[in-house]
Context: one part of a larger RNA
RNA sequence: UGACGGGGGCCCGCACAAGCGGUGGAGCAUGUGGUUUAAUUCGAAGCAACGCGCAGAACCCUACCAACCCUUGACAUGUGUAUCGCGGUUCCAGAGAUGGUUCCUUCAGUUCGGCUGGAUACAACACAGGUGCUGCAUGGCUGUCGUCAGCUCGUGUCGUGAGAUGUUCGGUUAAGUCCGGCAACGAGCGCAACCCACACUUCUAGUUGCCAGCAUUCAGUUGGGCACUCUAGAAGAACUGCCGAUGAUAAGUCGGAGGAAGGUGUGGAUGACGUCAAGUCCUCAUGGCCCUUACGGGUUGGGCUACACACGUGCUACAAUGGCAGUGACAAUGGGUUAAUCCCAAAAAGCUGUCUCAGUUCGGAUUGGGGUCUGCAACUCGACCCCAUGAAGUCGGAAUCGCUAGUAAUCGCGUAACAGCAUGACGCGGUGAAUACGUUCCCGGGCCUUGUACA
Numbered sequence: 001u002g003a004c005g006g007g008g009g010c011c012c013g014c015a016c017a018a019g020c021g022g023u024g025g026a027g028c029a030u031g032u033g034g035u036u037u038a039a040u041u042c043g044a045a046g047c048a049a050c051g052c053g054c055a056g057a058a059c060c061c062u063a064c065c066a067a068c069c070c071u072u073g074a075c076a077u078g079u080g081u082a083u084c085g086c087g088g089u090u091c092c093a094g095a096g097a098u099g100g101u102u103c104c105u106u107c108a109g110u111u112c113g114g115c116u117g118g119a120u121a122c123a124a125c126a127c128a129g130g131u132g133c134u135g136c137a138u139g140g141c142u143g144u145c146g147u148c149a150g151c152u153c154g155u156g157u158c159g160u161g162a163g164a165u166g167u168u169c170g171g172u173u174a175a176g177u178c179c180g181g182c183a184a185c186g187a188g189c190g191c192a193a194c195c196c197a198c199a200c201u202u203c204u205a206g207u208u209g210c211c212a213g214c215a216u217u218c219a220g221u222u223g224g225g226c227a228c229u230c231u232a233g234a235a236g237a238a239c240u241g242c243c244g245a246u247g248a249u250a251a252g253u254c255g256g257a258g259g260a261a262g263g264u265g266u267g268g269a270u271g272a273c274g275u276c277a278a279g280u281c282c283u284c285a286u287g288g289c290c291c292u293u294a295c296g297g298g299u300u301g302g303g304c305u306a307c308a309c310a311c312g313u314g315c316u317a318c319a320a321u322g323g324c325a326g327u328g329a330c331a332a333u334g335g336g337u338u339a340a341u342c343c344c345a346a347a348a349a350g351c352u353g354u355c356u357c358a359g360u361u362c363g364g365a366u367u368g369g370g371g372u373c374u375g376c377a378a379c380u381c382g383a384c385c386c387c388a389u390g391a392a393g394u395c396g397g398a399a400u401c402g403c404u405a406g407u408a409a410u411c412g413c414g415u416a417a418c419a420g421c422a423u424g425a426c427g428c429g430g431u432g433a434a435u436a437c438g439u440u441c442c443c444g445g446g447c448c449u450u451g452u453a454c455a
Stems, first nucleotide, its partner, number of pairs: 001455002003452003007449007015439002019403005026316008034307002042053002064302007073127001077126002079123006087104002091100003107117003129291002132289003138285002140280003143276001145274001150189006156165003169180003195268004200236007209226003214223002239262001242256005318396001322355006334344003362393001367388007409431007
């Protein structure tokens, strides 16, 4: 100087408390461990691995296994020789790759010289190739502490020196934020602001949008209009600016006015010096090592989907604040090659009836039968529909998670990837709460201080 302490002081955070809803019990979905297997490819491992890489494993992907094949190779450059294309096609063998075979067709320029460009085949060798190893050789990218308020430097001063000071102290703040003081004075990376979106207003513009008034219609349909809504560009608006109190006459804090918004308005983007030899050689790049008729390449089939079991994350329930039947209005994001026009395209809520507390008109697993769709192909191993079947489950032990407002909870909708497949991920709107006395305690963090036989 740090690190640590079941030392001290001050402070913060859904950290506790106060509340609301869950997980842990059930069935299923999904990931992981384990076991099994010819193979169940590989990675990820407390928080920060486990609906993670995978924005979607029937084939492909695919890296794994079995069998059958190839060896200058599926791909690149160079050399030589030959041909002038490439390409399409018939039949046979085969699981196919592949092997044999039939037919059609025969590049461009040209000084008409295989001369130039290009293409194909063959040969030999340099080489190709490797999702093989090492993330403890690396780059790049990422996670985490943590959007925590810290991390440093120059000059000066102090100290023999390591170092200290500044950065400590008194207030204050979300903040090393600002004020005051001080052997310090300044500066940098962070904080904040600058950026985007939402909330208000004005101006500009008025079609595909809108309709107050005037006509018109089944209908903003048409005439007309651009006031309103809205759209999309520009500008304004919030700064403790104003008032009072408090404070040290400061920084600020508390209350109030006006205001669409009030003290960081709300949300996002933005992640300092560093830590964990954190993660990734299977995105990519790359040193070294290793394989080279194989650890490379091709094909068919299988596997990644196995199943005594254990764990994580979810979905659906156990019902009457409900189920069922009928009726029933209103979105936003986004997509559709174009489209404010058309389509995808609503649900819960509300109203009426019924069920009357039961393993039920709850719950829907499982299984049998029949079909639809996608796709060469749904056996291993897809999704959906109909009929029948109708399991566990009556609110879950110890323990444990999320959330402070348009949030939790609840309801549906969209998108990416995708032939097909969503309870996952990422977004969107509808309905819409409760509670916070407080900081003693648990966890994590910041500053000062103290002890130490630790570095």